[in-house]
Molecule: transfer RNA
Organism: Candidatus Moraniibacteriota bacterium
Order: sequence, then C1' cells, then structure tokens
RNA sequence: GCCAGGGUAGCUCAGCUGGUCAGAGCGUGGGACUCAUAAGCCCAAGGCCGUGGGUUCAAUCCCCACCCCUGGUA
Repeated sequence: GCCAGGGUAGCUCAGCUGGUCAGAGCGUGGGACUCAUAAGCCCAAGGCCGUGGGUUCAAUCCCCACCCCUGGUA
C1' cells in the first nucleotide's frame, strides 16, 4: 500500500436490509428491606451512535472522503 472486520452509555455489547422515546448486562447514585452489612428487589442519571459531507419528507442504518483499532497479505 491492498483486503476483511470493527468504532453506539464509564466497561462489554445488541439494534431485525431508513420511520414512534436508541436499548441490555455490569458499574455508579438513590430508595425500600435488615439490629447492621451483603445478596436479591425498586427507581434514576449517563449517548449529539468515530469525524465531515451527500441522498431522502426522514439516517445509528444507504453513498463518498478521512481518522482510529484488530486480523490478513507482498
């Protein structure tokens, strides 16, 4: 350089070939329970979906360029 996969919450990931509010588990904060703690239970916060353009009435999803990570290849 070329090929393939990936970039979504603090972490690990889902998101069904475009359409209500973008989700789960863990973690964090709070509550209730308990003599107290833990576990389990309930609630909440936290994301401009890697960046910038384009298509569309509408983009995490489609197209283009670029950046980063992983693997392969001479």